[in-house]
RNA sequence: CCCGACAUAGCUCAAUGGAAGAGCGGCUGUUUCAUAGGCAGUAGGUUGCAGGUUCGAACCCUGCUGUCGGGA
Numbered sequence: 001c002c003c004g005a006c007a008u009a010g011c012u013c014a015a016u017g018g019a020a021g022a023g024c025g026g027c028u029g030u031u032u033c034a035u036a037g038g039c040a041g042u043a044g045g046u047u048g049c050a051g052g053u054u055c056g057a058a059c060c061c062u063g064c065u066g067u068c069g070g071g072a
Stems, first nucleotide, its partner, number of pairs: 001071007010024004018055001026042006048064005
């Protein structure tokens, strides 16, 4: 320098055009003398950044940033 993959909640990952959800973790309540565990509830997201396409974008297109892999 060239090519490809990935970036979504605190962590690990779904959602592949109709507007974001799960597990774990956090918080509250309940149970216990107490802790752990169980049960119930609850909060947490400008979907890496900036544009574009579309009635509508996490999803399609372009550029940039970062990580990983391959080639020279």

Model confidence (mean pLDDT): 84 of 100. The RNA shown here (transfer RNA) has 72 nucleotides and comes from a Lentisphaeraceae bacterium. The organism belongs to Lentisphaeraceae, within Bacteria.